A computed fold for a 72-nucleotide RNA from Dysgonomonas sp. GY75, annotated as transfer RNA. Model confidence (mean pLDDT): 84 of 100.
[in-house]
């Protein structure tokens, strides 16, 4: 140069075009004589960036950027 894959919460990740999700962390609260841990609840997101397609886009299409791979 060419190809291919990944980007969604502090982090590891799920997510079939129709209200964005788990576990951890993080705060709170119960429990304890205390502290783990267990239990209940909070909050925390411009889905990588732009443009189309669509009544509707994290999800489909194009174009950028990041990074991980192959191939010359």
């Nucleotide at each position: 140069g060419c190809c291919u894959g990944u980007u969604u919460a502090g982090c590891u990740c799920a997510g079939c075009g129709g209200u964005a999700g788990a576990g951890c962390a993080a705060c709170g609260c119960a429990u304890u004589c205390g502290u783990a841990a267990c239990g209940c609840g909070u909050a925390g997101g411009u889905c990588u960036g732009g443009a189309g397609u669509u009544c509707a886009a994290a999800u489909c299409u194009c174009c950028a950027a990041a990074c991980a791979g192959g191939c010359u």

The sequence is in RNAcentral, with records from ENA.